[in-house]
RNA sequence: GGGCUUUAGUUCAGUUGGUUAGAACGCUCGGCUCAUAACCGAGAAGUCAUAGGUUCGAGUCCUAUAAGCCCC
Numbered sequence: 001g002g003g004c005u006u007u008a009g010u011u012c013a014g015u016u017g018g019u020u021a022g023a024a025c026g027c028u029c030g031g032c033u034c035a036u037a038a039c040c041g042a043g044a045a046g047u048c049a050u051a052g053g054u055u056c057g058a059g060u061c062c063u064a065u066a067a068g069c070c071c072c
Stems, first nucleotide, its partner, number of pairs: 001071006009025004018056001027043005049065005
C1' cells in the first nucleotide's frame, strides 16, 4: 500500500435500501421426573464496531476512524 471481517453472552443468517431485526447454542422461569440430564412450553437479552453523510426511508449505499485476519 491492497483485500476481507465487525449484527443478542457465543457462532452466524439477514434477499440489487421498504411494513416489528432473526436462527441455533447458552441463560431465566415453568412442565415432565423420586431426582438430574434429555425432552416440551414460555421469556429475557441488540445504540447492527464508532462518528458523519446520502435518502421519504440505511444492518444494507458512501466517507473517516478503531479492532481482528490475509496479501504485497